Predicted 3D model of a 76-nucleotide RNA (transfer RNA) from a Candidatus Gottesmanbacteria bacterium. The same sequence occurs in records of 2 taxa. The RNAcentral record of the sequence draws on ENA. Its Rfam family is "tRNA". The family's RNA type in Rfam is transfer RNA. Rfam links the family to the GO term triplet codon-amino acid adaptor activity. Rfam's curators write: Transfer RNA (tRNA) molecules are approximately 80 nucleotides in length. The prediction has a mean pLDDT of 81.
RNA sequence: GGUCGCGUGGUGUAGCCUGGCCUAACACGUGUCCCUGUCAAGGACAAGAUCGCCGGUCCAAAUCCGGUCGCGACCG
Numbered sequence: 001g002g003u004c005g006c007g008u009g010g011u012g013u014a015g016c017c018u019g020g021c022c023u024a025a026c027a028c029g030u031g032u033c034c035c036u037g038u039c040a041a042g043g044a045c046a047a048g049a050u051c052g053c054c055g056g057u058c059c060a061a062a063u064c065c066g067g068u069c070g071c072g073a074c075c076g
Base pairs, nucleotide, nucleotide: 001075002074003073004072005071006070007069010028011027012026013025020059030046031045032044033043034042052068053067054066055065056064
């Protein structure tokens, strides 16, 4: 230098190919309450990401297109 993959709440993932289900889903974690003699377990509720960044296409973009940054693999 080239090719490919990944980047989404605090953590781990799904969703991306085939754009639209309203408030981006699930698990763990966190907070409050209930339950219990207490803790754990269990139950209820809540907060938390606008999807690496910038731009474009479109009525509409996490999703399509271009650029760019980071990480990883392979090739030279």